[in-house]
């Protein structure tokens, strides 16, 4: 420098154009002599940035930033 893949709650991942979901974690409660485990509930994401297409974009297109891989 070129090509390919990726960027989504604190963490790991879903969602292939129509209300952003699940697990762990966090918080509150139940239960327990206490803690852990268990059960119930809640909070927590302007989906990397800027444009574009569309009635509607995490998703499609363009440019950029960052991370990884391959080639030189």
């Nucleotide at each position: 420098u070129g090509c390919c893949g990726g960027g989504u709650g604190g963490u790991g991942u879903a969602a292939u154009g129509g209300u952003a979901a699940c697990a762990c974690g966090u918080c509150a409660g139940a239960a327990u002599u206490u803690g852990g485990a268990u059960c119930u509930g809640a909070a927590g994401a302007u989906u990397c940035u800027a444009g574009g297409u569309u009635c509607g974009a995490u998703c499609c297109c363009u440019a950029g930033c960052c991370c990884g891989g391959c080639a030189g």